[in-house]
Parts: sequence; C1' cells; structure tokens
RNA sequence: GGAGAAGUGCCAGAGCGGUUGAACGGGGCGCUCUCGAAAAGCGUUGUGCCGGAAACGGUACCGAGGGUUCGAAUCCCUCCUUCUCCG
Repeated sequence: GGAGAAGUGCCAGAGCGGUUGAACGGGGCGCUCUCGAAAAGCGUUGUGCCGGAAACGGUACCGAGGGUUCGAAUCCCUCCUUCUCCG
C1' cells in the first nucleotide's frame, strides 16, 4: 500500500428497516429469608439536555459526521479505532 471483519448500556452480547434506548447473561443497588452472613428468591439499574422541591415527565443519543427513507443500531458515503489476511 491492497482486501476483509468488528465497534451497541458498567462488562459481555443478541438485534440486520417498523412500540428495541434496547433481549439474554454478568455486575451494581434495594427488599425478603437468616441470630448474622453466604446462597437463593423478588424488584430495580445507561448517559446528556430541558422542566420539576422531589417523585417523575419530555427529548436526543447504537464509534464520529453526513446521506437515503414515511420510518435507520440495521442501507449508502467519508473519517476514527481494533483485529485478520495479502504484498
């Protein structure tokens, strides 16, 4: 230099056009159980911005930026990062 694969919540990872900001698992937090713990069970758990005393509500975000489409994590383009192969 050329070709290919991958990038999704704290971690891993599915989703490949339509109530999927997101399944499932791990981790965290709370509760139950216990004398107390462990284990187990149940619930809950992304981030930013706006509103709100709070509870909560709204909105945006799937590596970054554009495009296509009624609708994009999913298709197209450019760039960034990682991995593999070829030279």
The prediction has a mean pLDDT of 81. The RNA shown here (transfer RNA) has 87 nucleotides and comes from Candidatus Magasanikbacteria bacterium RIFCSPHIGHO2_01_FULL_33_34. The sequence was found in a public genome assembly. It matches the Rfam family "tRNA". Rfam classes the family as a transfer RNA.